A computed fold for a 97-nucleotide RNA from Deinobacterium chartae, annotated as Bacterial small signal recognition particle RNA. The organism belongs to Deinobacterium, within Bacteria. The RNAcentral record of the sequence draws on ENA and Rfam.
């Protein structure tokens, strides 16, 4: 000095993790414009019976709250974990000459 391998770097593609929403799980929750069941009352009935239905109670809606990180989705100056691919120049190897 060439060459060829490797690192360094650099991208891209997959993991992980992180951060944020959204779903599941639990849990609170509507004076009345939610349902159910509807004590007392009330209405209709000669009566049986029947209607409407307030307050309780139970179950929820919108919605809040707690967990799980168990599912998804979106971001990046997250990491170097593993893939490929890229390299002026720099480091190391082996060969040639």
């Nucleotide at each position: 000095u060439u060459g060829u391998c490797g690192g360094c770097g650099c991208a891209g593609c997959g993991c992980a993790g992180c951060g944020u929403u959204g779903g599941c799980u639990c849990u609170c929750g509507a004076a009345c414009c939610u349902g159910g069941u509807c004590a007392g009352g009330u209405c209709c009935g000669g009566a049986a019976g029947g209607a409407a239905g307030c307050a309780g109670c139970c179950a929820u809606a919108a919605g809040g709250g707690a967990u799980g990180c168990c599912c998804a989705g979106c971001g990046g100056g997250u990491g170097c974990c593993g893939u490929u691919g890229c390299u002026c120049a720099c480091c190391g190897g082996c060969a040639a000459u």